[in-house]
RNA sequence: CGGGGCGUAGCUUAGUUGGCCCAAAGCGCAGGGCUGGGGGUCCUGAGAUCGGAGGUUCAAAUCCUCUCGCCCCGA
Numbered sequence: 001c002g003g004g005g006c007g008u009a010g011c012u013u014a015g016u017u018g019g020c021c022c023a024a025a026g027c028g029c030a031g032g033g034c035u036g037g038g039g040g041u042c043c044u045g046a047g048a049u050c051g052g053a054g055g056u057u058c059a060a061a062u063c064c065u066c067u068c069g070c071c072c073c074g075a
Base pairs, nucleotide, nucleotide: 001074002073003072004071005070006069007068010027011026012025013024019058029045030044031043032042033041034040051067052066053065054064055063
C1' cells in the first nucleotide's frame, strides 16, 4: 500500500431479502417475595438510538460513501 472480517446495554451474543409496537436474550446490576440469614429460586425494573460522520429512502442496526479501532491474508 491492496484485499477481507469484526465493532449492537458493564460483559457475551441475536437481529443484516430495510418496515413498522418498546432494538431481543443470557450473565451481571437495582428493588421485592420465599428463607432466621446466606445461598438458591421466582417476580419487577433500569441500562445500548446499533464504532463515528455524511448520504439514499416515506422509513436504515440492516443499503451507499468517508473515517476510527482490532484481527487475518497478500505485497